[in-house]
RNA sequence: CUCGACAAAGGCAAACCGGUCGCGAGGCCGGGGCGCAAAGCCAUGGGUCUCAACCGUGAGAUCGCCAGGCCACCGAAA
Numbered sequence: 001c002u003c004g005a006c007a008a009a010g011g012c013a014a015a016c017c018g019g020u021c022g023c024g025a026g027g028c029c030g031g032g033g034c035g036c037a038a039a040g041c042c043a044u045g046g047g048u049c050u051c052a053a054c055c056g057u058g059a060g061a062u063c064g065c066c067a068g069g070c071c072a073c074c075g076a077a078a
Stems, first nucleotide, its partner, number of pairs: 002078001003075002011036002016031006034064001040070003044067003047062006
């Protein structure tokens, strides 16, 4: 460095519920815990979704859909 254990410490938090913001997709906060070894960060490419337009597209959402980029805790086996 690759890698990722019936390891240890620590971390994140789906559905759902309450509050709040947004036309909406959805965001944020609290509860919750299905899961996650990058479920940390970046909308760069693709996908999906929303609103407007109406076929030229424009503005958005999602990285817990896939790929790519950047950074990182721990340390058994190989």

Model confidence (mean pLDDT): 86 of 100. Predicted 3D model of a 78-nucleotide RNA (c-di-GMP-I-GGC riboswitch aptamer) from a Planctomycetota bacterium. Taxonomically the source falls in Planctomycetota (Bacteria, Pseudomonadati). The sequence was found by an Rfam model in a public genome assembly.